Small-subunit ribosomal RNA, central domain from a metagenome, 346 nucleotides, folded computationally. It matches the Rfam family "Bacterial small subunit ribosomal RNA".
Context: one part of a larger RNA
C1' cells in the first nucleotide's frame, strides 16, 4: 500500500458555512469516453509451461508449440457509467396559514438575600470549630427595627421539560432578529449529500485598554492541625469574577459515538402541533407527523452492552515509553496554540 478497524482496548476535527474533489432520483432520444465482444499488427531472443528428439540417465542442450493477463488501428453492441438534448415529481427548495421555545442582540424595569452607611431600641459578649485560636466588640459589637447606598444573581415556576450547530441559554417588559415545527393548497423542477484547503463561532481561566466591585475567591497573611502540614478546618485578603472594546483557540468542548439517505417486531413516559370520536364546553379515547426517554425481539458486541445493518463522502488510528516533546513553519502582545518527528528504551 493492502487488510483490518474508531461508545469503554489505538483511533470521530469542539460545531458549523462552503470552494475543489468524491458521490448522486424517474422517463426517453442521441453520442460512444469508460464498459463488452470480434479482428489485425505488436509483445525480441533466453527464462517459465507443453510436448518431441539428442547426449547411457539426470541436470544440459535442441526443434515445435503454447502463454505473454499489455500497447495501438479497426468493426461491432448500448445494459449500466459519463456527455448531449427534452420531458417528470417521489428528493430538495419557495410561497401562504399557525402554534410553541431560558434560540441571540440591545434597551428599560422588579423583588428577596448578603455586605456597607445613617439614625433607634438594648447590653456583654459575637463569631468560629471535632474541640479552639486568630477575628470582631464598652471608642457600644452581635440581636432588632427605621432609612439609604452599591454590586452581582434571578428561589418558588423547575421537569432524564424546551431551544440552539456546538459552545451554551432561566426574574419581569419592549425593540430588532436567526432556526425547526406543523397544516392544505400552488409554484421551481434535481436545484440535492458530503466536504481536502478555506472561513466563521468557540466554556473556564488567561492577555491588553478603561470602567466597575457587594457576596465570593487562586496568590498571600495570620490561627489551628500535625513528627513536619509550603494542604485538608478557621479568620482575613489581592488579582479575579462584573461591563465594554479587542486578542487568546483551548477542556472529560462527552452521547467518550461525524454528517446524509434508505431499511428492520413491538410496548410505555414526555414536549409541540394536526385530524378523527365524544360532549353544553374542557377533559378522556383513537389516529398521524416532529422531538426527547425508558424497557425489549432479531441482530451485532471480547465483554459491559447497544439497538440493528445497507450505501455515500469526510475526519482519525497501526505495541508501551520517549511525546502530543525537540526542531522547523505558521498564528499569539505574552502565556502559549496548531503542524510533529528521530536517536535511545522495553
Nucleotide at each position: 500500500u493492502u487488510g483490518g478497524g474508531c461508545g469503554u482496548a489505538a483511533a470521530g476535527c469542539g460545531c458549523g458555512u462552503g470552494u475543489a474533489g468524491g458521490c448522486g432520483g424517474u422517463c426517453a432520444u442521441g453520442u460512444a469516453a469508460g464498459u463488452c465482444a470480434g479482428a489485425u499488427g505488436u509483445g525480441a531472443a533466453a527464462u517459465c509451461c507443453u510436448u518431441c528428439c539428442g547426449c547411457u540417465u539426470a541436470a544440459c542442450g535442441g526443434g515445435a508449440g503454447a502463454a505473454g493477463u499489455g500497447c495501438a488501428u479497426u468493426u461491432g453492441a448500448a445494459a449500466c457509467u459519463g456527455c448531449a438534448u427534452g420531458a417528470c415529481u417521489a428528493g430538495a427548495g419557495u410561497a401562504c396559514g399557525g402554534g410553541a421555545g431560558a434560540g441571540g442582540a440591545g434597551a428599560g424595569u422588579g423583588g428577596a438575600a448578603u455586605u456597607c452607611c445613617c439614625g433607634g431600641u438594648g447590653u456583654a459578649g459575637a463569631g468560629g470549630u471535632g474541640a479552639a485560636a486568630u477575628u470582631c466588640g464598652u471608642a457600644g459589637a452581635u440581636a432588632u427595627c427605621g432609612g439609604g447606598a452599591g454590586g452581582a444573581a434571578c428561589a418558588c415556576c423547575a421537569g432524564u421539560g424546551g431551544c440552539g450547530a456546538a459552545g451554551g441559554c432561566g426574574g419581569c417588559u419592549c425593540u430588532c432578529u436567526g432556526g425547526a415545527u406543523c397544516g392544505a393548497u400552488a409554484c421551481u423542477g434535481a436545484c440535492g449529500c458530503u466536504g481536502a484547503g478555506a472561513c466563521g463561532c468557540g466554556a473556564a481561566a488567561g492577555c491588553g485598554u478603561g470602567g466597575g466591585g457587594a457576596g465570593c475567591a487562586a496568590a498571600c497573611a495570620g490561627g489551628a492541625u500535625u513528627a513536619g502540614a509550603u494542604a485538608c478546618c478557621c479568620u482575613g485578603g489581592u488579582a479575579g469574577u462584573c461591563c465594554a472594546c479587542g486578542c487568546u483557540g483551548u477542556a472529560a468542548a462527552c452521547g467518550a459515538u461525524g454528517g446524509g439517505c434508505a431499511c428492520u417486531a413491538g410496548g410505555u413516559g414526555u414536549a409541540g402541533g394536526a385530524g378523527g370520536u365524544a360532549u353544553u364546553g374542557a377533559c378522556c379515547c383513537c389516529u398521524u407527523c416532529u422531538g426527547u426517554g425508558c424497557c425489549g425481539a432479531a441482530g451485532c458486541u471480547a465483554a459491559c452492552g447497544c439497538a440493528u445493518u445497507g450505501c455515500c463522502c469526510c475526519g482519525c488510528c497501526u505495541g508501551g515509553g520517549g511525546u502530543g516533546u525537540a526542531c522547523g513553519g505558521c498564528c499569539g502582545c505574552a502565556a502559549g496554540g496548531u503542524u510533529a518527528a528521530a536517536a535511545c528504551u522495553c
The RNAcentral record of the full RNA draws on SILVA.